Notes
This is a predicted structure of a 104-nucleotide RNA (c-di-GMP-I riboswitch aptamer) from Hydrogenophilales bacterium 16-64-40.
RNA sequence: AUCGUUAAAUAGCAAAGCCGCCGCAAGGCGGUGACGCAAAGCCAGCGGCCUCAUGUGCGCGUCCGGAUCGGGCCGUUGCACUUCGAGGCGGCGCGGUUACCAAU
Numbered sequence: 001a002u003c004g005u006u007a008a009a010u011a012g013c014a015a016a017g018c019c020g021c022c023g024c025a026a027g028g029c030g031g032u033g034a035c036g037c038a039a040a041g042c043c044a045g046c047g048g049c050c051u052c053a054u055g056u057g058c059g060c061g062u063c064c065g066g067a068u069c070g071g072g073c074c075g076u077u078g079c080a081c082u083u084c085g086a087g088g089c090g091g092c093g094c095g096g097u098u099a100c101c102a103a104u
Base pairs, nucleotide, nucleotide: 001104002103004101012037013036017032018031019030020029021028022027035091041097042096043095045094046093047092048089049088050087051086052085053083055081056080057079058078059076060075061073062072063071064070065069
């Protein structure tokens, strides 16, 4: 410097669940706990996903008219999209950067 195919050594991290705290939420922190991880170390730069808010449309609800139609809106625990809004996820894919060990 390259590299993680097999085996090994020394260490390391810690999913879900449960408990406590923080947050509207996504989620985070600490403890417990190990499903896994060769960067599951670090950085939200690009993409992706998630949440909250905003707006629009639809649906639902409700009201008016005789109406299967048309209109209104105070509502909406629903769905989609929207934003040069605000956040979150690095254990989703890239990118950047640093490092242990082995091999070459």